Two RNAs folded together computationally: RNase P RNA and transfer RNA, 425 nucleotides in total. Model confidence (mean pLDDT): 78 of 100. Rfam match: Bacterial RNase P class A. Rfam links the family to the GO terms ribonuclease P activity, dimeric ribonuclease P complex and tRNA processing.
RNA sequence: GAAGUUGGCCAGACAGCCGCUCUACAUUGUUAUGUAGGGAGGAAAGUCCGGGCUCCACAGGGUACAGUGCCAGGUAACGCCUGGAAGACGCGAGUCUAUGGAAAGUGCCGCAGAAAGCAAACCGCCUUUUACUUUUAGUAAAGGGUAAGGGUGAAAGGGUGCGGUAAGAGCGCACCGCACUGGUGGUAACAGCAGUGGCAGGGUAAACCCCACUGGGAGCAAGGCCAAAUAGGGAUCCAAUGGCGUGGCCCGCGCUGGAUUCGGGUAGGCUGCUUGAGGUGUUUAGUGAUAAACAUCCUAGAUGAAUGGUUGUCCACGACAGAACCCGGCUUAUAGGCUGACUUCUUCU
RNA sequence: GGGCCGUUAGCUCAGCUGGUAGAGCACUCGGCUUUUAACCGAAUUGUCGUGAGUUCGAAUCUCACACGGCCCACCA
Numbered sequence: 001g002a003a004g005u006u007g008g009c010c011a012g013a014c015a016g017c018c019g020c021u022c023u024a025c026a027u028u029g030u031u032a033u034g035u036a037g038g039g040a041g042g043a044a045a046g047u048c049c050g051g052g053c054u055c056c057a058c059a060g061g062g063u064a065c066a067g068u069g070c071c072a073g074g075u076a077a078c079g080c081c082u083g084g085a086a087g088a089c090g091c092g093a094g095u096c097u098a099u100g101g102a103a104a105g106u107g108c109c110g111c112a113g114a115a116a117g118c119a120a121a122c123c124g125c126c127u128u129u130u131a132c133u134u135u136u137a138g139u140a141a142a143g144g145g146u147a148a149g150g151g152u153g154a155a156a157g158g159g160u161g162c163g164g165u166a167a168g169a170g171c172g173c174a175c176c177g178c179a180c181u182g183g184u185g186g187u188a189a190c191a192g193c194a195g196u197g198g199c200a201g202g203g204u205a206a207a208c209c210c211c212a213c214u215g216g217g218a219g220c221a222a223g224g225c226c227a228a229a230u231a232g233g234g235a236u237c238c239a240a241u242g243g244c245g246u247g248g249c250c251c252g253c254g255c256u257g258g259a260u261u262c263g264g265g266u267a268g269g270c271u272g273c274u275u276g277a278g279g280u281g282u283u284u285a286g287u288g289a290u291a292a293a294c295a296u297c298c299u300a301g302a303u304g305a306a307u308g309g310u311u312g313u314c315c316a317c318g319a320c321a322g323a324a325c326c327c328g329g330c331u332u333a334u335a336g337g338c339u340g341a342c343u344u345c346u347u348c349u
Numbered sequence: 350g351g352g353c354c355g356u357u358a359g360c361u362c363a364g365c366u367g368g369u370a371g372a373g374c375a376c377u378c379g380g381c382u383u384u385u386a387a388c389c390g391a392a393u394u395g396u397c398g399u400g401a402g403u404u405c406g407a408a409u410c411u412c413a414c415a416c417g418g419c420c421c422a423c424c425a
Base pairs, nucleotide, nucleotide: 001345002344003343004342005341006340007339008338009337010336012314013313014312015311016310017309018308020039021038022037023036024035025034026033027032041320045331046330048329049328050327051326052325053219054218055217056216060251061250062249063248065215066214067213068212069211070084071083072082073081074080085099086097087096088095089094100210101209105208106207107204108203109202122150123149124146125145126144127143128142129141130140131139132138133137158176159175160174161173162172163171177199178197179196180195181194182193184191185190223271224270225269226268233262234261235260236259237258238257242256243255244254245253264424265423266422278297279296280295281294282293283292284291285290315318350421351420352419353418354417355416356415359374360373361372362371368405377391378390379389380388398414399413400412401411402410
C1' cells in the first nucleotide's frame, strides 16, 4: 500500500422567527394569557420469544397438547447471551450449525433397478453334469460357488494396497475408519492413550415416537373509580349427577341460574401512566456474559392523538423510519461517517 | 394498541398423513345450425405470494419477509 475478518460509537451542525403538547408559577375574563423548563429511535417496526403488572384459587393434583434439545455458566426469565466441545467452510483472522436417541417400537424410501431391508445372483467371473460341434477349445441346457467388475439409484452391508483362491470374499496381513473394554486429563460435553474384536444395527425423528426439561388462562380495548341515559325487555336452549369463574378434559376451589341471539342506552371524565430488573462514572471479582460496592442524574406521557414549518450560514448534502402500560432479547429495514483489535499478500529498511 | 386467519390457472375453490397439481366457469379451435345461444368434442392455461433451511425429493414440514382480511369500548 492492497484485500479482508470482527467489536464499538454517531445518525447533519449552529442561530433567528412562527406554531403544537406537557409540567410549574403568576395574572385572570375560569379557560385563556404571560414567564421558565421538558418533548421519539437504534430500530419506536414485525408482534417472533421471555418477564413485570392486572383480573380469574398468588395458580393446586392428573392427563392431553405445545415448545425447547451438545456441555458448563450468566440472568427476573428466555428459544437470549458468554465460554468451551464436535462437525462443516475458509491459506488465515474467523464464520455457520433445530448438534439428544435410528441397538424400545411403528411407518416411509415414488421412478429406475435382480435386489430398498431378519439383504439380493440381471449381466459378468469360476466350476460340475449332459448334449452337440469346426475337439489342448467352443456353444446350448440344467445345477452349484462368488458381492472383485458392469449397470440402476440420493442411498447397494467398511476404504486402499499386498497376499490368497477354481473364481472370489476381513479369508489373512498393514494403514485408515468403526465398535467394545480399561485406565489418564477435564466440573462436563469430549479428547487423546493402550488393549480386544474382522466389522455387526442403510437413511429419515423440521414422520409418529422415546428420553430430559419447561409451560394454568386472558390481556392496559387488562383492571379500578365517578358521572349520564334507557324498555332492568323479547326469543331459543340447558338446568342442581347442572351451570358459570375457567378458552382442551377430569379432580379440586369459589359462586349460584347461565349461554347464544334480537333489541335499548351512553359514547364523558379520572386512574392504571411512567422512578425503573433505570442511566452515567469509578473501583473490585470473573477469560467472558455478568455481578457487587460507592458517587451522581431524573431524561416524552399524547388520547383525533403533540415534537412541525420557514429563513440564513456551513459541510461529507443527510438513509431506514414516528412512542401509545413497561422492560430484556431476537429478526427485519437502514445514506454515510468515526474508531479499537486482528489476518493474508506485496514493496522498502 | 392487542388477538387471529388467509395467499394454488383469468375467476371461485380442491389437493396440505412429503413422490413432478386438478375440478367447475371463462378463453381458443372444430362440429351441429341459415345465424346466434344451448349442446358435443378437443386443446391451452401455473416460478403453488417471496426468500432461505430440513430431506434423495417440498404446494405440503420449519424459519424469516411481503400483501390482504376479520374480531376486541362501557351500562343494564